[in-house]
Context: one part of a larger RNA
């Protein structure tokens, strides 16, 4: 390569955007490139394949025939794909009326807390552990009472609750500003889907300039424990971790499950709507769209198990796998201040 797969066996890029490409809704027509038929010419002979003949027969030879991916020109066909004109509304957007919400960003601000300072009370102690030391404390600590001061997180609410494309977001309020739901049926009229490359975003940690530092704490001291003990316990502590600016581009970035459409039993909680029904009120029944959980029918699965949030039917696009180890290594090359990071092999061996 074909095939065959990709939740746990190897295999879904960490997420979007969105050029090229590929696929792409209903009706009418129109062409005739694909795509079907006719007929012409070409596809040399030899050879293979059929019959048949002709050496006594086979090899061998000979005559016809058939074959011969295909191509060239030319005549019709028009259902499907295209190309083109016209129309349509379900696809997709738009508009009106609403609703939810820790989606983004900047400003301000609030309250408990731990640390520090100060000042009053007050004395021999505190702290810490399995038990202890170090440590801190008669230069008055630990406790407690006022005040003050600085930095960081937001406790109840809170929830298999909400929003976000993913990362991820949680006190309050104000300003800007993104998406999503419902309804409704006025507009546009296939404007869509997926995308190689390509742009953007992107936890923690790291890095660079500059600020900041309260509590925590890699690094380092000490003190223990132990045969040791560069651990696990204690005491302290730097960097970092907080801010603004730029880089860095990985995570078990996970639902280990790509995206978009259509289909295919139900039960039952839950969030944000609608729309009936019964009700004085609370409220309580049906139906119906978006989400999010749980069980679970057909089907699928090696099997655990998924089962209208599919890992079940099917279609369309894209990414990736092809024993293990060597290895996500060398090596080129791009990328980064480094740290690395992206592509990524072989020899050897089982």
């Nucleotide at each position: 390569u074909u095939g065959g797969g990709c939740g746990u066996a190897a295999a879904g890029c960490g997420a979007g955007c969105g050029c090229a490409g590929a696929c792409g809704g209903u009706u009418c027509g129109u062409u005739a490139a694909g795509u079907c038929u006719g007929a012409a010419g070409u596809g040399a002979a030899a050879g293979c394949c059929c019959a048949c003949a002709g050496c006594u027969c086979a090899a061998c030879u000979g005559u016809g025939g058939a074959a011969u991916g295909g191509c060239u020109u030319u005549g019709g066909a028009a259902a499907c794909u295209g190309a083109u004109g016209a129309a349509c509304u379900u696809g997709a957007g738009u508009g009106c009326a609403g609703u939810a919400g820790a989606g983004g960003u900047a400003a301000g601000u609030g309250g408990a807390a731990c640390u520090c300072c100060a000042u009053g009370u007050g004395u021999a102690g505190c702290g810490g552990u399995g038990g202890a030391a170090u440590g801190c404390g008669u230069a008055g600590a630990u406790a407690u009472a006022u005040g003050g001061a600085a930095g960081a997180a937001c406790a109840c609410c809170a929830g298999u609750g909400g929003c976000g494309a993913a990362g991820g977001c949680g006190g309050c309020u104000u300003a800007c500003u993104g998406g999503a739901c419902u309804g409704u049926a006025a507009c546009u009229g296939a404007c869509g889907u997926u995308g190689a490359g390509g742009c953007u975003c992107g936890a923690a940690a790291g890095u660079g300039u500059g600020g900041g530092u309260a509590g925590c704490a890699a690094a380092c001291a000490g003190g223990a424990u132990u045969a040791g003990a560069u651990a696990c316990c204690c005491u302290g502590g730097u960097a970092g971790u907080c801010c603004a600016c730029a880089c860095c581009g990985u995570a078990a970035a996970c639902g280990a499950u790509g995206g978009a459409u259509a289909c295919u039993a139900g039960a039952u909680g839950u969030u944000a709507g609608a729309g009936g029904g019964u009700u004085u009120c609370c409220g309580c029944c049906c139906u119906u769209u978006a989400g999010u959980g749980u069980c679970g029918a057909a089907g699928c699965a090696a099997a655990c198990g998924c089962a209208u949030u599919a890992a079940g039917u099917a279609u369309c696009c894209c990414g990736c796998c092809u024993g293990g180890g060597g290895a996500g290594u060398a090596c080129g090359g791009c990328c980064g201040c480094a740290a690395g990071g992206c592509u990524g092999a072989a020899a050897c061996u089982c």